[in-house]
A computed fold for a 691-nucleotide part of an RNA from Picea glauca, annotated as large-subunit ribosomal RNA, domain II.

Context: one part of a larger RNA
RNA sequence: GUCGACGACUUAUAGGAAGUGGCUUGGUUAAGGGAACCCACCGAAGCCAUAGCGAGAGUGAGUCUUCAUGCAUCAAUUGUCAUUUCUUAUGGACCCAAACCUAGGUGAUCUAUCCAUGACCAGGAUGAAGCUUGGAUGAAACUAAGUGGAGGUAUGAACUGACUGAUGUUGAAACAUCAGUGAAUGAGUCGUGGUUAGGGGUGAAAUGACACUCGAACCCAGAUCUAGCUUGAUCUCCCUAAAAUGUGUUGAGGUGUAGCAGUUGAUUGAACCAUCUAGGGGUAAAGAACUGUUUCAGUAUGGGCCACGAGAGCGGUACCAAAUCGAGGAAAAAUCUGAAUACUAUAUUUCCCCAAUAAAAGGGGUAAAGGUCAGCCAGUGAGACAAUGGAGGAAAAGCUUCAUCAUCGAGAGGGAAACAGCCCAGAUCAUCAGCUAAGGCCCCUAAAUGACAGCUCAGUGAUGAAGGAAGUAUGAGUGCAAAGACAGCUAGGGGGUUUGCCUAGAAGCACCCAACCUUGAAAGAGUGUGUAAUAUCUCACUGAUCAAGUUCUCUUGCACCGAAGAUGAACAGGACUAAGCAAUCUACCGAAGUUGUGGGAUGUAAAAAUACAUUAGUAGGGGAGAAUUCCACCUCAGAGGGAAGCACCGGCACGAGCAGGUGUGGAUGAAGCGGAAGUGAAAAUGUCAGC
Numbered sequence: 001g002u003c004g005a006c007g008a009c010u011u012a013u014a015g016g017a018a019g020u021g022g023c024u025u026g027g028u029u030a031a032g033g034g035a036a037c038c039c040a041c042c043g044a045a046g047c048c049a050u051a052g053c054g055a056g057a058g059u060g061a062g063u064c065u066u067c068a069u070g071c072a073u074c075a076a077u078u079g080u081c082a083u084u085u086c087u088u089a090u091g092g093a094c095c096c097a098a099a100c101c102u103a104g105g106u107g108a109u110c111u112a113u114c115c116a117u118g119a120c121c122a123g124g125a126u127g128a129a130g131c132u133u134g135g136a137u138g139a140a141a142c143u144a145a146g147u148g149g150a151g152g153u154a155u156g157a158a159c160u161g162a163c164u165g166a167u168g169u170u171g172a173a174a175c176a177u178c179a180g181u182g183a184a185u186g187a188g189u190c191g192u193g194g195u196u197a198g199g200g201g202u203g204a205a206a207u208g209a210c211a212c213u214c215g216a217a218c219c220c221a222g223a224u225c226u227a228g229c230u231u232g233a234u235c236u237c238c239c240u241a242a243a244a245u246g247u248g249u250u251g252a253g254g255u256g257u258a259g260c261a262g263u264u265g266a267u268u269g270a271a272c273c274a275u276c277u278a279g280g281g282g283u284a285a286a287g288a289a290c291u292g293u294u295u296c297a298g299u300a301u302g303g304g305c306c307a308c309g310a311g312a313g314c315g316g317u318a319c320c321a322a323a324u325c326g327a328g329g330a331a332a333a334a335u336c337u338g339a340a341u342a343c344u345a346u347a348u349u350u351c352c353c354c355a356a357u358a359a360a361a362g363g364g365g366u367a368a369a370g371g372u373c374a375g376c377c378a379g380u381g382a383g384a385c386a387a388u389g390g391a392g393g394a395a396a397a398g399c400u401u402c403a404u405c406a407u408c409g410a411g412a413g414g415g416a417a418a419c420a421g422c423c424c425a426g427a428u429c430a431u432c433a434g435c436u437a438a439g440g441c442c443c444c445u446a447a448a449u450g451a452c453a454g455c456u457c458a459g460u461g462a463u464g465a466a467g468g469a470a471g472u473a474u475g476a477g478u479g480c481a482a483a484g485a486c487a488g489c490u491a492g493g494g495g496g497u498u499u500g501c502c503u504a505g506a507a508g509c510a511c512c513c514a515a516c517c518u519u520g521a522a523a524g525a526g527u528g529u530g531u532a533a534u535a536u537c538u539c540a541c542u543g544a545u546c547a548a549g550u551u552c553u554c555u556u557g558c559a560c561c562g563a564a565g566a567u568g569a570a571c572a573g574g575a576c577u578a579a580g581c582a583a584u585c586u587a588c589c590g591a592a593g594u595u596g597u598g599g600g601a602u603g604u605a606a607a608a609a610u611a612c613a614u615u616a617g618u619a620g621g622g623g624a625g626a627a628u629u630c631c632a633c634c635u636c637a638g639a640g641g642g643a644a645g646c647a648c649c650g651g652c653a654c655g656a657g658c659a660g661g662u663g664u665g666g667a668u669g670a671a672g673c674g675g676a677a678g679u680g681a682a683a684a685u686g687u688c689a690g691c
Stems, first nucleotide, its partner, number of pairs: 001691002004688003011091013026048003032042002052059002062074001094232001101222002104219003112196001114194007121186001123155001125153001126151001130147006160182002163180005198214001200210001202208001235625006245258005259380002262376007274348002277345003285337001286335001291331001293329001295327002298324002302320002304317003308313001351365004383408002387404006413424003428599004433595003439589002442574002448586001450585002454581002461576001467561002471558003475554003479550002488545001490543003494518003500512001524539001528537001600615006628677004633672001635670003645664005651658002
């Protein structure tokens, strides 16, 4: 890993509810007796019901409250005993699973300390005290040479330790091997025997070690501890169907309560949507009338500064500024105003029948809608994303948090290449039939290489801004123009004058001032290049030539640049100049939508035929079935004419499953009607066994 077997809502008592049954001359016994046992039978104490109301006195089909009346409250009624199911409580209480805690014991053959008694430490090195002799001295001290053999002394094996590296890492080994290495007469190492025990011992102290176990050993018991936590929890079909919110909580991944589900009953009875009508409002917007805020201008007076004056005072001011007036902004906590939606309410329409027969009017009905109330009884209380209106953040987030609404959640199908939350659309089953939605119609790939008249040349389409640009198409306007414009070519572009100033120079062209006159068709005291300064070239301006439009501004559509990412790489691809973009039009394709045909189920009406509606679904609720084992009753099958079991085969049933046939097998088994459960496995890192 796989196959097989086993593997999880049980049981007792008590309360509540519903179904069913007995009795209703109200129901019923409990303990106990009875008896070999269990029943029968006995046992009326007790319980429920039969009258309530009131705190109570009390009163009574009423009662209580009140000075009184009224409203209101409860009552004006119907049971009880069993049993089945659901549910609650108490127990192990659906199953598996802790870490812990407590009690009593067992451990110091490992290891820690200690006690008793023993054992062991090659070799050489160093050479303390003391002593001897010599020298020295009055004698000593002192000194030299010997002797001596001290030391938690040095070197270095055994023994002991464990600092480094490598190997090993399903090892040779649950801590080792190899190569180095520390200490090695000491606080040394080791043997044997003994001591100290679990909140305790021991500890040269690391929370170390106390038998591969230590921030509290091990064994057994309390014990099926407890687990608001995780996993798991076994047959079928049908009906219905949520929530991820408010509020409280030592509460936040739990739970109470409310909300939303189911089911049973009662009651109301058309809802929703739409239309009409009537409402209140202070949001969006808007404006500035209040409250504050804000810019500019005027008037103005108060202050500052300056001037005049002996003072009173007076004047000035490019300073500040109340108030006022004019113009112009802006507000969640401002409003002179003020929508759309939303909300509330009335009415109408909408289904069926009377009903023929078109319309209008009227009456009646409640099944397929909904609401309300009551009983029983669930899950949910982590939500996600899109759109819209807000808050926080950075007018960030697949961000956080409110509100409204849809989808997903619990929703399949078609589209968006793929894609829970987007668009279309809600899957009862069958169908090799039709029509459509979104979206599409060159090929992949079902359907027009359709029609019409435009735009785009960028493969834009098929990602992006500020900004840039004689891209191109449309529109609006301005100036000039046959008295010849715009562009080109050709000719002129002069004189006073080298204006003045300045300067080494300044001559149109370093800088500064001024910017005139004249000849003329026209020519600036000069647009740019240039020179040391002149010179030179050129422009403005003008003539001739040419010949019909041209200069500039704005608007709109589509394009261009701006445009940089790591393998080549987001039109899905091929490819496309439309098969791109925008407008109009008609076909067609396209879904589990809808229609046709046929079948099933549910609800209502109905005797039936039939009619109408419904039939996606997680948590969850309800209903109906089929199977397994055993038991009672009853009826049967089966010994070679063959039970169960096993294998295969084709049938029936919506399905769980059922019956039949063939083979094998060799002795039990089945239907019906009931009863009772050790009643169903694919999952639990499930348990055991085989391979």

The prediction has a mean pLDDT of 82.
It matches the Rfam family "Bacterial large subunit ribosomal RNA".
RNAcentral holds the full RNA, with entries from SILVA.
The organism belongs to Picea, within Eukaryota.